[in-house]
RNA sequence: GCGGGGUUAGUUAAGUGGUAUAACUGCGGCCUCCAAAUCCGCUAUCGGGGGUUCGAUUCCCUCACCCCGUG
Numbered sequence: 001g002c003g004g005g006g007u008u009a010g011u012u013a014a015g016u017g018g019u020a021u022a023a024c025u026g027c028g029g030c031c032u033c034c035a036a037a038u039c040c041g042c043u044a045u046c047g048g049g050g051g052u053u054c055g056a057u058u059c060c061c062u063c064a065c066c067c068c069g070u071g
Base pairs, nucleotide, nucleotide: 001070002069003068004067005066006065007064010024011023012022013021018054026042027041028040029039047063048062049061050060051059
């Protein structure tokens, strides 16, 4: 330089055009002599910019970063 994959919550991951989900973490509660565990509840997320569309996490372009292959 070329080709491919990836970027979603604090972390790890789902999600192929119509309300953004789960687990763990965190916070509150239940329980307990106290705590842990369990159980219940709550908070928080689409890498940046542009385009298409009534509507974009999703499709297109571009930039940034990470990984793999290749010269």
A computed fold for a 71-nucleotide RNA from Candidatus Moranbacteria bacterium RIFOXYA1_FULL_44_7, annotated as transfer RNA.
The same sequence occurs in records of 4 taxa.
The RNAcentral record of the sequence draws on ENA.
The prediction has a mean pLDDT of 83.
NCBI's taxonomy places the organism under Bacteria, Bacteria candidate phyla, Candidatus Moraniibacteriota.
It matches the Rfam family "tRNA". Rfam classes the family as a transfer RNA. Rfam describes the family as follows. Transfer RNA (tRNA) molecules are approximately 80 nucleotides in length.